This is a predicted structure of a 71-nucleotide RNA (transfer RNA) from uncultured Eubacterium sp. The sequence is in RNAcentral, with records from MGnify. Its Rfam family is "tRNA". By type it is a transfer RNA. From the family's description: Transfer RNA (tRNA) molecules are approximately 80 nucleotides in length. NCBI's taxonomy places the organism under Bacteria, Bacillota, Clostridia, Eubacteriaceae, Eubacterium.
RNA sequence: GAUGUAUAGCUUAGUUGGCAGAGCAGGACACUCUUAAUGUCAAGGUCGGGGGUUCAAAUCCCUCUACAUCC
Numbered sequence: 001g002a003u004g005u006a007u008a009g010c011u012u013a014g015u016u017g018g019c020a021g022a023g024c025a026g027g028a029c030a031c032u033c034u035u036a037a038u039g040u041c042a043a044g045g046u047c048g049g050g051g052g053u054u055c056a057a058a059u060c061c062c063u064c065u066a067c068a069u070c071c
Stems, first nucleotide, its partner, number of pairs: 001070006009024004018055001027041004048064005
């Protein structure tokens, strides 16, 4: 210098810009003599930071940071 990645505690989805989702973990409840397993319910996200475009940005543009690969 070039390319890619960054979304919940962890692993991650998100199609052409239009309400941010799932699995696991953790919590509550049911079941059970108890635990585990199973079932039900709820919670958990400034979408890496900043700025721009737009009626509207996780998504498009610029910049910075971290990590990975290449030169």